[in-house]
RNA sequence: GAUGAACGCUGGCGGCGUGCUUAACACAUGCAAGUCGAACGAAGCACAUAAGGACGAGUCUUCGGAUGAAGCCGUAUGUGACUGAGUGGCGGACGGGUGAGUAACGCGUGGGUAACCUGCCUCACACAGGGGGAUAACAGUUGGAAACGACCGCUAAUACCGCAUAACCCGCUAGGGGCGCAUGCUCCGGGCGGAAAAGAUUAAUCGGUGUGAGAUGGACCCGCGUCUGAUUAGCCAGUUGGCAGGGUAACGGCCUACCAAAGCGACGAUCAGUAGCCGGCCUGAGAGGGUGAACGGCCACAUUGGGACUGAGACACGGCCCAAACUCCUACGGGAGGCAGCAGUGGGGAAUAUUGCACAAUGGGGGGAACCCUGAUGCAGCGACGCCGCGUGAGUGAAGAAGUAUUUCGGUAUGUAAAGCUCUAUCAGCAGGGAAGAAAAUGACGGUACCUGACUAAGAAGCCCCGGCUAACUACGUGCCAGCAGCCGCGGUAAUACGUAGGGGGCAAGCGUUAUCCGGAUUUACUGGGUGUAAAGGGAGCGUAGACGGCGAUGCAAGUCAGAAGUGAAAGCCCGCGGCUCAACUGCGGGACUGCUUUUGAAACUGUAUAGCUUGAGUGCAGGAGAGGUAAGCGGAAUUCCUAGUGUAGCGGUGAAAUGCGUAGAUAUUAGGAGGAACACCAGUGGCGAAGGCGGCUUACUGGACUGUAACUGACGUUGAGGCUCGAAAGCGUGGGGAGCAAACAGGAUUAGAUACCCUGGUAGUCCACGCCGUAAACGAUGAAUACUAGGUGUCGGUGAGCAGAGCUCAUCGGUGCCGCAGCAAACGCAAUAAGUAUUCCACCUGGGGAGUACGUUCGCAAGAAUGAAACUCAAAGGAAUUGACGGGGACCCGCACAAGCGGUGGAGCAUGUGGUUUAAUUCGAAGCAACGCGAAGAACCUUACCAAAUCUUGACAUCCCCCUGACGGCUGCGUAAAGGCAGAGUUCCUUCGGGACAGGGGAGACAGGUGGUGCAUGGUUGUCGUCAGCUCGUGUCGUGAGAUGUUGGGUUAAGUCCCGCAACGAGCGCAACCCUUACCUUUAGUAGCCAGCGAGAGAGGUCGGGCACUCUAGAGGGACUGCCAGGGAUAACCUGGAGGAAGGCGGGGAUGACGUCAAAUCAUCAUGCCCCUUAUGGGCAGGGCUACACACGUGCUACAAUGGCGAAAACAGAGGGAAGCGAGCCGGUGACGGUAAGCAAACCCCAAAAACAUCGUCCCAGUUCGGACUGUAGUCUGCAACCCGACUACACGAAGCCGGAAUCGCUAGUAAUCGCGGAUCAGAAUGCCGCGGUGAAUACGUUCCCGGGUCUUGUACACACCGCCCGUCACACCAUGGGAGUCGGAAAUGCCCGAAGUCAGUGACCUAACCUUUAAGGGAGGAGCUGCCGAAGGUGGAGCCGGUAACUGGGAUG
Repeated sequence: GAUGAACGCUGGCGGCGUGCUUAACACAUGCAAGUCGAACGAAGCACAUAAGGACGAGUCUUCGGAUGAAGCCGUAUGUGACUGAGUGGCGGACGGGUGAGUAACGCGUGGGUAACCUGCCUCACACAGGGGGAUAACAGUUGGAAACGACCGCUAAUACCGCAUAACCCGCUAGGGGCGCAUGCUCCGGGCGGAAAAGAUUAAUCGGUGUGAGAUGGACCCGCGUCUGAUUAGCCAGUUGGCAGGGUAACGGCCUACCAAAGCGACGAUCAGUAGCCGGCCUGAGAGGGUGAACGGCCACAUUGGGACUGAGACACGGCCCAAACUCCUACGGGAGGCAGCAGUGGGGAAUAUUGCACAAUGGGGGGAACCCUGAUGCAGCGACGCCGCGUGAGUGAAGAAGUAUUUCGGUAUGUAAAGCUCUAUCAGCAGGGAAGAAAAUGACGGUACCUGACUAAGAAGCCCCGGCUAACUACGUGCCAGCAGCCGCGGUAAUACGUAGGGGGCAAGCGUUAUCCGGAUUUACUGGGUGUAAAGGGAGCGUAGACGGCGAUGCAAGUCAGAAGUGAAAGCCCGCGGCUCAACUGCGGGACUGCUUUUGAAACUGUAUAGCUUGAGUGCAGGAGAGGUAAGCGGAAUUCCUAGUGUAGCGGUGAAAUGCGUAGAUAUUAGGAGGAACACCAGUGGCGAAGGCGGCUUACUGGACUGUAACUGACGUUGAGGCUCGAAAGCGUGGGGAGCAAACAGGAUUAGAUACCCUGGUAGUCCACGCCGUAAACGAUGAAUACUAGGUGUCGGUGAGCAGAGCUCAUCGGUGCCGCAGCAAACGCAAUAAGUAUUCCACCUGGGGAGUACGUUCGCAAGAAUGAAACUCAAAGGAAUUGACGGGGACCCGCACAAGCGGUGGAGCAUGUGGUUUAAUUCGAAGCAACGCGAAGAACCUUACCAAAUCUUGACAUCCCCCUGACGGCUGCGUAAAGGCAGAGUUCCUUCGGGACAGGGGAGACAGGUGGUGCAUGGUUGUCGUCAGCUCGUGUCGUGAGAUGUUGGGUUAAGUCCCGCAACGAGCGCAACCCUUACCUUUAGUAGCCAGCGAGAGAGGUCGGGCACUCUAGAGGGACUGCCAGGGAUAACCUGGAGGAAGGCGGGGAUGACGUCAAAUCAUCAUGCCCCUUAUGGGCAGGGCUACACACGUGCUACAAUGGCGAAAACAGAGGGAAGCGAGCCGGUGACGGUAAGCAAACCCCAAAAACAUCGUCCCAGUUCGGACUGUAGUCUGCAACCCGACUACACGAAGCCGGAAUCGCUAGUAAUCGCGGAUCAGAAUGCCGCGGUGAAUACGUUCCCGGGUCUUGUACACACCGCCCGUCACACCAUGGGAGUCGGAAAUGCCCGAAGUCAGUGACCUAACCUUUAAGGGAGGAGCUGCCGAAGGUGGAGCCGGUAACUGGGAUG
């Protein structure tokens, strides 16, 4: 884009179209094919006429009778726009329906019939004479329920049958002419034989017969085209042909008899599946692909199967016969029927209409005609099923109304949209008029189309979508639920993706969905693809068919090209012009229909034919190379075994062992022997071969390639479906052989296990001969052949030339390698040995899995091989390259990483934190490193967030409003566990006197409040890798790109630090430096610091005057930069050593933390989105808890002692703190401390004593004079308050512990270790934390290993990145499928049996009107009946094929 569509939601009008795609399922009812009286007879009806009959109103009457209308009865004749049967004619073979069958001369297209027919129609010629016998109807009898008959009797024809007549009309047969490729055809003509007719009538006509011609319609034959399957490869007996006959309109095995054995098939026969074919329709740029509704042409069919009759035409939709199934009627004996005609019904289905009107038009049948019939047709009805057209209003209108949605609360959107005002009337509704279609009459449609008038904005809008593709976004609800989804995917508490709403986008009387087809899809590639690694080259060769094929010349004209003619139906398509108001629709004209056929030409190319050529190919001759092949023989080294000698205790094997061998003498060694297998060195990206493959030496036989030469042949070539041959290893069969090795197997190890890797043994096998197998990562993952297209450099085998000749150089042919340009390639790469440029041929591929599986077939002894699917399932699988990450990969480097050392932890007691447990609560967080003396720089109350109890509700805190009061705070009292609560005294400021400010109380609501949740919604802050040396950018260059380069490389460094080189050149964040501190010096300045020199005083001190020299303090400077020297290095960077220097190569320490990683930590510091609570998850209060305790872990303290403890006496710091403070001194107390009190807001005073150390004394190796836990008593201090639950003191008590398992931590110098001091927090409460100084070591060979990190490189199937990915069994659920004892069904063949109807044949003793006859009871002729061949359905048998189902079973897919 499209549709005969369906479904969901919705639905105003009209025009034109269109409507059972399924059950070719079954059908009630009505209609769809009749007509002709001008073919015929009879009957009925009506009318008329005529004669008659019986009645007979009435009239007349002599009453005897006469006459007699209407009506009735039958007869005869005539008439008829009459009726329905019958005989007869024409038509029921057209029109209408359907697509079951059919893969076919069925259809399409183009031809042929010299092999044919043709009613009605047209034209021409000729004719119609004279007879005959029947029969329906009808009447009678009769059977049957009916359908329908039977018998007898009569009758007509345009029904039927003879006779006459006639034309070469037909058959047979002489003669002659012409034509055709031919069988043959045609014309003239002689003879013999055969065959016709119908009348009707209104007198206009309509018919009849024969012949010829035409037209129309049909029949048959042929070329070409016409789906899929080879897991269908052979098929066929009337089969193929001939002769003869039959049959037909006609040819023909169409049929029959006989003869021959043919015919078809890889160019796909046969079989199976599917299917009506075409014009066309849909799509597409085209080529194509799909399709075959409606309209048109052809075919086939009419419940299923068979058959013929009639006829011009049928093997016949609304005809016949038979069989079968089904339905109906029945009196049970027997009958009837066929909607795939139009309506309609049931059923099936997702789904498809009215039991309508009319013959007015167009056509058809009959008829002379009038006319009749016509569900063909023309119309109407139903369905948005499709296409087309129209409408649902137009203009104006900002207070941007209301409502709604949203909001940052300001607004924004809906939105000129609405309302309002002014207009209009298309459609629909109402009223009036009113066609064409119709040639004279006749209109179903239809009071329709159309026109006019009045009238009201009234009656007329929905559907889908809004994450990307793809136009269109917000809010709420939901919370991996509900749901969405075409693909990707969305949803787990902030969903533009679900649902709803607002808004928006698209289309619009429709819009979406589903189904199907084409396109996009160059994704089956003719146009127009590929095969090294993505799917894909056959394992290799020889070669058949086929395909393709060298040079020059001549002929032909099949292909090819050009001209002309015929055809290519109409409709459709395209263009133009018209008709419906436009359009859809439709009329006319033109084009196109790319095709087929005939014919005339051309001759380049292909083809073909002929005669040539030598360059492709082959042969000959002359050479050399080679693990080419086959067979036979020979050789030495080594292993093993046997024999003998020497010799003794081990050997062997491994990561380490053990099994094993060995004192019965091994291993080792010497000599001799046996046997089998393989051939070291040479040996080489060397050689040979088609591939597999081939390796000691010799001989024999033998294949191929190469070089040279140019004698011979003359295109003999290339490729190669099938076919044939070869084909590693393993395996199989038969027979040998068997040294070593070695599946299976056994044992020993390893291991959680070890049906493995390792070891000791060891059988098939490996070897030989013969025969199978026929596969490999049979690989260059690269089919064969030919030609062309820059170079360079090796090597093997030849040849030629030159030269100065163990050789070198140049040239050339053939092999075999490497590098490389163009070109190619997705890239990797290939690149004269192509994966380049071209040609020819073969093979193969078309998403992954299922699966190289199943079934079938072929081969094989088997193993198995070859060929080779589907269901189902997934949205990927795959290639090449890139960046990372990772590796029990590689290279280099670093770090207290290891090593070397020192000291610890892990064992004890205690402190502290955590887990666990407990509890009313033991608040919460932190969780490997990077949680655990962490948040917490300090839980008795408070803190406090937790628990139980009592209590408040606009609140403890903020803002706003109203009322009242003048306070509030503080004080006193009552009461309470406390808070809350109650009471009392006293008490403000300004003022224009209205009030205001402020505060308290009360009240209503907005709100407050939350240490409630989410650190996975966040900000900020922090940890960690890591103070590791990295992380990036701009421009340029390279690459299709991701990306690369720079940043890699060679050195060097602590460092991406620096140097050199380099398609890179620069730059940024990091490193370093700048900053602080410390180590030295100078200078400035000296108080509260200092005191060398001077002086004084007191003799206890820089105490005082004075001074600032020194120490020190704190400002400013200097100093260190590889600056100098030597060596190394590349003359570099830099390294090593040295000098000088307080300090030397970054002097020590600190602050400083790149891009990023860990959804790392924190919502409980703070801030904050969303959610949640609101008389409580908020607030205040008292008590308890965070301090529990079987246990486990982390971090510490104190120890276990003599390098020590205790006692005595006595030295030396630094850095800090101090007013609700530090507190000297003195007094009291054993002491904690108390009392008193000076000084100090500090270089001034105080804390403050430094301790270890050193000296002296004691203890003497013990659970101690070690160790101090625990406990008792008595106290001190802080504080409202030390019970839970503080610290300290004194006395007493005196536990574990004697140096710590596996494991593990810190530290490289003023460091570890050890010793004390201070501070923050703090009322009090450190073994913690943060600082300070004192004393003061040991060791580092080195980078193999452990851990972490950095750079380069390599592999990768990882990218959530190895804590990755991922394989198989087992268990469960479900799905499809193979096998399966069987079982059920289907279709098509086939053998036999039976054999309907019927044609044909035979017979026909029975029957028979026409015609003939001499035999008349006959004959010819015809028929019934019977028989035979064939023959549908049916029965039966055995095979083959397809499908369903099945206990059980096999694998597969998904979860």

Predicted 3D model of a 1455-nucleotide RNA (small-subunit ribosomal RNA) from an uncultured bacterium. Its Rfam family is "Bacterial small subunit ribosomal RNA". The coordinates come from a structure-prediction model, not an experiment, and the mean pLDDT is 83.